The part of an RNA shown here (large-subunit ribosomal RNA, domain VI) has 254 nucleotides and comes from a Myxococcales bacterium. It was read from a public genome assembly. The organism belongs to Myxococcales, within Bacteria.

Context: one part of a larger RNA
RNA sequence: CGUAGGAGACUUGAGAGGAUCUAUCCAUAGUACGAGAGGACCUGGAUGGACGUACCCCUGGUGUGCGGGUUGUUCUGCCAAGAGCAUAGCCCGGUAGCCAUGUACGGAACGGAUAAUCGCUGAAAGCAUCUAAGCGAGAAGCCGACCUCAAGAUGAGGUCUCCCUAUCAGACUCCACGUAGACCACGUGGUUGAUAGGCUGGACGUGGAAGCGCCGUAAUGCGCGUAGCGGACCAGUACUAAUAUGUCGACCGA
Repeated sequence: CGUAGGAGACUUGAGAGGAUCUAUCCAUAGUACGAGAGGACCUGGAUGGACGUACCCCUGGUGUGCGGGUUGUUCUGCCAAGAGCAUAGCCCGGUAGCCAUGUACGGAACGGAUAAUCGCUGAAAGCAUCUAAGCGAGAAGCCGACCUCAAGAUGAGGUCUCCCUAUCAGACUCCACGUAGACCACGUGGUUGAUAGGCUGGACGUGGAAGCGCCGUAAUGCGCGUAGCGGACCAGUACUAAUAUGUCGACCGA
């Protein structure tokens, strides 16, 4: 921009893509078969491998500054307590998120038409013959079925609801943002408000703060005290910021 009025929802599916794997064990059954050795078809069940999709409850990884420890050095006048730098200085843990080595699930079953092949009936050709007329069975393959996308499918589809002339329905700009993201787009919210920040509470992490007191010459230990601290998580709460405005939205539809 189109889909001949404008919008908000929900859809049909032409078409396209994905998937399609496989092993071992148990029962049937030591049966059929076979002199024996050996050893099934069929059918039912179980457990795996690789691959794929989704997810983070569990197990773990990361988690650049969430908590703690610690070395050297500089600084905050000194002690104590801290801050900066040294690969995040090094080290120990670790929330959210992301992730796999973790968890869950999948391949199936079924239908149709067939290939090789196997048949029924059956003549030409009094026989025979799966074929010439006719009718069946038959594959991880083909068409469906399963999963995803999909009306620019210009053949532009369908259903429901709403609106009526510089305005409505609705959308955009702008702003606070994230389940989204390179930008754009998409999604949430914009005071009739919990969208983000702050604050409060909780979860969770770290692991027992500073200060004071006590024992000890001291290092240290103990008590106040499951302490102090706190990125993303879950809620609550308008304190702060989403203010105020503006633009588009009409050919020939009713």